[in-house]
RNA sequence: UUUGGGGUGUUAGUGGCAACGCUCGUAAGAGUGAGGAAAGUCUGGACUCCAAAAGGCAGGGGAGCCGGGUAAUUCCCGGACGCAAUAUUGCGAUGGAAAGUGCCACAGAAACAAGACCGCCAAUGUCCCGAAAGGGGCAGGCAAGGGUGAAAGAGUGGUGUAAGAGACCACUGAUGUUCUGGGAAACCAGAACAUUCGGUAAACCCCUCCUGGAGCAAUGCCAAACAGGGCUAAGACCAAUAAGGUCGCCAGUUUGCCUUUCUGGUAGCAACAGCUAUAAGCCCGGGUAGGCAGCAUAGAGAUAUAUGGGCAACCAUAUAUCCAAGAUUGAUAGCCACAGUCCCUUAAUGGGAUUACAGAAUUCAGCUUAUAACACCCCAUAUUUU
Repeated sequence: UUUGGGGUGUUAGUGGCAACGCUCGUAAGAGUGAGGAAAGUCUGGACUCCAAAAGGCAGGGGAGCCGGGUAAUUCCCGGACGCAAUAUUGCGAUGGAAAGUGCCACAGAAACAAGACCGCCAAUGUCCCGAAAGGGGCAGGCAAGGGUGAAAGAGUGGUGUAAGAGACCACUGAUGUUCUGGGAAACCAGAACAUUCGGUAAACCCCUCCUGGAGCAAUGCCAAACAGGGCUAAGACCAAUAAGGUCGCCAGUUUGCCUUUCUGGUAGCAACAGCUAUAAGCCCGGGUAGGCAGCAUAGAGAUAUAUGGGCAACCAUAUAUCCAAGAUUGAUAGCCACAGUCCCUUAAUGGGAUUACAGAAUUCAGCUUAUAACACCCCAUAUUUU
């Protein structure tokens, strides 16, 4: 210098005029006012309610190499393995196919316990031609060669055979088991034995682990208004004026069921049987619906500096400073000056344009997506010079 890769940051500035929203103020006036993604609504929380709890079983949902970080996660960091890659680096839905059931289109003879299209053989039997050698057909043997395909089921070499084939031998590969060494672990290296039956679980399934739901339109308070109708529980004993006690029964909270605790209830008539009422709860139906709080959005807070631990993500401590929208038919459009950036032009002057993606609605931490112009740092390859 070239070509790539990785990471961090900014998101046009300063001042004035004037307008709009909020807070403070009697007023004058003062302070303050959309993002790195506010987007997506994918994930996890804080907070609120369902709703009085604990344990067990099942169901639904989620995760899936090892270790660490975090309030927590399907997020982040480091490592292992696999694939791509000259390298830097990037990607990974990364437990189990030897528990079982499915699927592998088309092509091809044949795709799991799967086969003969083109072919090879003439050792065996038989027929035909020929003087003979030999040639051809049928039966038969083969899967080594060729073709199809993502894949034809381990590979190479040799022995052997009529021709072949793990049929046999040597070496290598793959899978499984056991042992040795390294590592915290995933895993890596080696040895011995056994086997030779592919892939797919982002198919059903098996294994291990985790796990309630809904959401600021949550929720709480005030105001306003309000015909109604239906369904619907459950005992005895002791004591006794009673209160109360013991055992049982009914109802009540998590997706369902079971057990235990807790809370409330267990009434009246009749008295052979039964009937009635009501609580909690459920169903049908009518009426009303405006405000306040939640929201000075004060926190797993922010900014700056320093120290310590860690490869890193990140953690801890100390000092100083700050509180930076809170609307609810829903706010900040615009003008002037200076300066910045880009383009054109000139001797100088000057002229024009001005960011891309895009606007909060309880809030935080991530991930994903969109994006113009820049700034800085690190790494790798190639070439050249010193």

Predicted 3D model of a 386-nucleotide RNA (Bacterial RNase P class A) from a bacterium.
The gene name in the source record is rnpB.
Its mean pLDDT, the model's own confidence on a scale to 100, is 75.
It matches the Rfam family "Bacterial RNase P class A". It is annotated as a ribozyme.